[in-house]
Molecule: c-di-AMP riboswitch aptamer (ydaO/yuaA leader)
Organism: soil metagenome
RNA sequence: UGCCUAAUCCCUCCCGGCACCGGGUGGGAGCGGGGGAACCGUAGGAGCGGCGUCGAAAGCCGCUCCAGGGGCGAAUCGGGCCAACUCACAUAUCCCCGGCCCGUAGCGCCGCUCUUUCGGCGCGAGCCCGUCAGCUAACCCCGCAGGCUCGAGAAAGAGA
Numbered sequence: 001u002g003c004c005u006a007a008u009c010c011c012u013c014c015c016g017g018c019a020c021c022g023g024g025u026g027g028g029a030g031c032g033g034g035g036g037a038a039c040c041g042u043a044g045g046a047g048c049g050g051c052g053u054c055g056a057a058a059g060c061c062g063c064u065c066c067a068g069g070g071g072c073g074a075a076u077c078g079g080g081c082c083a084a085c086u087c088a089c090a091u092a093u094c095c096c097c098g099g100c101c102c103g104u105a106g107c108g109c110c111g112c113u114c115u116u117u118c119g120g121c122g123c124g125a126g127c128c129c130g131u132c133a134g135c136u137a138a139c140c141c142c143g144c145a146g147g148c149u150c151g152a153g154a155a156a157g158a159g160a
Stems, first nucleotide, its partner, number of pairs: 002148003008029004013024004030144006040134001044066008068132001069129004077103006106123005112159007
């Protein structure tokens, strides 16, 4: 000088001796997030037994086993290899997990701003709640942190 992001601006008082500047407290504006009616929407899988039936199915009840659910964020999803497990093979169901690589929904940047197109370069993480929350008017609650940067393409339209 610019960038990611909601993460900015203003005011009172106090502190650092004063100004500048910085920090703290309180408040306002602005930006952002969560909870929360009606209406609408939603109601896990497998096995066994009973009711039901002419016999079944649907449906209902009971038991056992497996699996919780949600939020911020662009950060989801898929594949391959290695590792782990496994005496070997086959079938069915359910669950858990490390490393590397390639893609991908989606997201960001290219310097006056916005939209669109082309070109180029990147990201595609992490954290939180704690068995609980669909949507949701009124209403209630919370955040305003942190991390980067020294070349900086082109065209059209509308602005400044």